[in-house]
RNA sequence: GAGAAGGGCAAACCCGUCGCAAGGCGGGGACGCAACGCCACGGUGCCACCACGUCGCUGGGGGCAGGCCGGGCUACCGAA
Numbered sequence: 001g002a003g004a005a006g007g008g009c010a011a012a013c014c015c016g017u018c019g020c021a022a023g024g025c026g027g028g029g030a031c032g033c034a035a036c037g038c039c040a041c042g043g044u045g046c047c048a049c050c051a052c053g054u055c056g057c058u059g060g061g062g063g064c065a066g067g068c069c070g071g072g073c074u075a076c077c078g079a080a
Stems, first nucleotide, its partner, number of pairs: 001077001008033002013028006031067001037073003041070003044065004049060003052056001
């Protein structure tokens, strides 16, 4: 940061599988992505469990999401 080049990743959905679940993994498939590579530290959202005098936009710890955002680290190319 591109209206370039070589490419790369892979949403929804489908099949299989793991999980109570959110969701993860594999295959198919491409909505998109210049970090849509990696990392749960902060925010945010989601899941399940426990507690409570007012059952809540509540409290507690656990889990999930990096393609929700911030932040950290790493990486190909080299036009304006």
Overview: The prediction has a mean pLDDT of 84. The RNA shown here (c-di-GMP-I riboswitch aptamer) has 80 nucleotides and comes from a soil metagenome. It matches the Rfam family "c-di-GMP-I riboswitch aptamer". From the family's description: GEMM was predicted in a large-scale screen for bacterial structured RNA regulatory elements. The sequence is in RNAcentral, with records from MGnify.